[in-house]
RNA sequence: UGCCGAAUCGCCUCUUCGACCAGUUGAGGAGGCGAACGGGGGACCCAUUGUCCCAAUAGGGGCGAAUCGUCCGGCACGCCCCGUGCCAGGCGUAGCGUGAUCUUUCAACGCGAGCCCGUCAGCUAACCCCGUAGGCAGCCGAAAGA
Repeated sequence: UGCCGAAUCGCCUCUUCGACCAGUUGAGGAGGCGAACGGGGGACCCAUUGUCCCAAUAGGGGCGAAUCGUCCGGCACGCCCCGUGCCAGGCGUAGCGUGAUCUUUCAACGCGAGCCCGUCAGCUAACCCCGUAGGCAGCCGAAAGA
């Protein structure tokens, strides 16, 4: 200087350190308030609701782009050569990000995780509750418009 992300801004009290014109100012810490941004819960209305075939180590939901498929290996279960679940890896994929004055497009390069609630929540006005973290990069590609 820039990026992902809601994760920023302002004020008050106390406190520590520094500067100096000695009561002003700068930085840090603790507590609090507000704005803004983000998320969840929560009516009417609307939506959902049935039957049969068979089970498994099977509930349901939220944040997030992070879903889904397939291959291979291992483990467990079952009504056993088929199915279900879990773990590790590969290849793709819904979707997402960067592309450095800004917007759009392209080349190119990446991500496609993880966590939480706790048996419970569709939508949802009023209303209620919560968060404001963390993690990275060091380049000098193109076109159109501004």

A computed fold for a 146-nucleotide RNA from a soil metagenome, annotated as c-di-AMP riboswitch aptamer (ydaO/yuaA leader). The prediction has a mean pLDDT of 78. Rfam family: c-di-AMP riboswitch aptamer (ydaO/yuaA leader). Rfam links the family to the GO terms cyclic-di-AMP binding and regulation of gene expression. RNAcentral holds the sequence, with entries from MGnify.